This is a predicted structure of a 551-nucleotide part of an RNA (large-subunit ribosomal RNA, domain I) from a Bacilli bacterium. The sequence was found in a public genome assembly. The coordinates come from a structure-prediction model, not an experiment, and the mean pLDDT is 84. It matches the Rfam family "Bacterial large subunit ribosomal RNA".
[in-house]
Context: one part of a larger RNA
RNA sequence: AGCGCAUGGUGAAUGCCUUGGCACUAGAAGCUGAUGAAGGACGCGACGAACAGCGAAAUGCUUCGGGGAGCAGUAAGUAUGCUUUGAUCCGGAGAUCUCCGAAUGAGGAAACUCACCUAUGGUAAUGCGUAGGUAUCAUAUAAUGAAUACAUAGUUAUAAUGAAAGCAACCCGGUGAACUGAAACAUCUAAGUAACCGGAGGAAAAGAAAGAAAAAUCGAUUCCCUUAGUAGUGGCGAGCGAAAAGGGAAUAGCCCAAACCAGUCUUCGGACUGGGGUUGUAGGACCGAGAAUAUAGAGUAAAAAAUUUAUAGUAUAGUUGAAGCAAAUGGAAAGUUGCACCUUAGUGGGUGAUAGUCCCGUAAACGAAAUAUUAUAAACUCUUCUUGGUAUCCUGAGUACGGCGAGACACGUGUAAUCUUGUCGGAAUCCGCGGGGCCCAUCCCGCAAGGCUAAAUACUCUCUAGUGACCGAUAGUGAACAAGUACCGUGAGGGAAAGGUGAAAAGAACCCCGGGAGGGGAGUGAAAUAGAAUACUGAAACCAUGUGCUU
Repeated sequence: AGCGCAUGGUGAAUGCCUUGGCACUAGAAGCUGAUGAAGGACGCGACGAACAGCGAAAUGCUUCGGGGAGCAGUAAGUAUGCUUUGAUCCGGAGAUCUCCGAAUGAGGAAACUCACCUAUGGUAAUGCGUAGGUAUCAUAUAAUGAAUACAUAGUUAUAAUGAAAGCAACCCGGUGAACUGAAACAUCUAAGUAACCGGAGGAAAAGAAAGAAAAAUCGAUUCCCUUAGUAGUGGCGAGCGAAAAGGGAAUAGCCCAAACCAGUCUUCGGACUGGGGUUGUAGGACCGAGAAUAUAGAGUAAAAAAUUUAUAGUAUAGUUGAAGCAAAUGGAAAGUUGCACCUUAGUGGGUGAUAGUCCCGUAAACGAAAUAUUAUAAACUCUUCUUGGUAUCCUGAGUACGGCGAGACACGUGUAAUCUUGUCGGAAUCCGCGGGGCCCAUCCCGCAAGGCUAAAUACUCUCUAGUGACCGAUAGUGAACAAGUACCGUGAGGGAAAGGUGAAAAGAACCCCGGGAGGGGAGUGAAAUAGAAUACUGAAACCAUGUGCUU
């Protein structure tokens, strides 16, 4: 020096564990905000920082319930207190709630500066206090009031009238890419996606046929399955891609405008209010005829609208809750052995190893002063229909439709219907009008140019209960730990690492060496090579020490 073995060091893999995650299921909830939100800043404790809680009434206050012996958060320490005259704790309702923030008295480089009005306190004085108010816009009411006589515009005041801002996804609308694919690229695709903006709701949107169709058919909308990768569309490339029928989920239908009548007002044109009326087998007005009433029907979830009471249930704290002992082993029994018991409870967790019968629970049964919510009932509120006639009147106009230019429809201009409309034209009026994929005829279907509408459907920031051939600390959320923290960046933004003594601190009194750190004894413990600045297990690389062999 090499090789081997042993013992250590270092190191952190592996194993085991789980307080945290992930994905779902069922139910609930689906909004908060000028009565100042969401989110923050700064404070509040006897004792430094952090988290959590709270707000100058600051680790808490009041009250109503629950609960029943300890308590003053994480947090183990000391001190000082509270508590059976019921504390701590849990739930309902309330009070307080600095400053910033829509931020709203003005300003402002957020958490600051400076005002005015009313009331009030204080000082010799204020750059001193306290309480309330003072933004803008819209609406309503009132006062005032130009050019301009009446008026109007405008101005001012008041309002416990409203808005403003936040919010994960879902929804509707406006604006609207590119990478990419086409093996290049331009039509096309990606895609009406991403992104931005506006708006709303617990869902939104759509919706009661100017429909779909082609059978003497169906009968609002939405969603699912299917039709079907079909019919189509397409530099007929890449690709894009229906609908009806059929089967299901869920079902619900209504109200205006107009004709006509009455009233009020009128600039005599008409306007407003009430009645009436609302459809396609045309209907209504109008003119006739007939029938009918409440001891009925309907209703606040659309079709008109406001609320209260009672009862019952549910939610937000909780309560009761069966049944096992012994022996040996062991540090410890729940494992073993022996003999028992309960079960509408043998889900689960804990307890010194694996517990139906030790503890918390579980099955089952019960429970609310207060608030919220659901259902039912009552109060309360509202309420006619059928038919005949067809002379006259009404039935949504810059609309339908056409030209040009675009867009949407699965459909790229195509035979291109249908829908929307920038622009130019521009009807008819029930003997009417639209559609049936160019167009025309016949036939069939429907009635546009006004509006409302639950359910079936989408989503999950959130709450409760539960599940997993999901993860187990380089995994699973970025985050099991003071994590969107530390740290980085001017900023937008980026963004970690980091879990495990032991059953119990029993956390090593005392002695020795040492300045200390540290160590050696002693002691605790089942174990200290479980010793706290690496502590379960403790692999390998790497480094030593001892020893064997070889040279």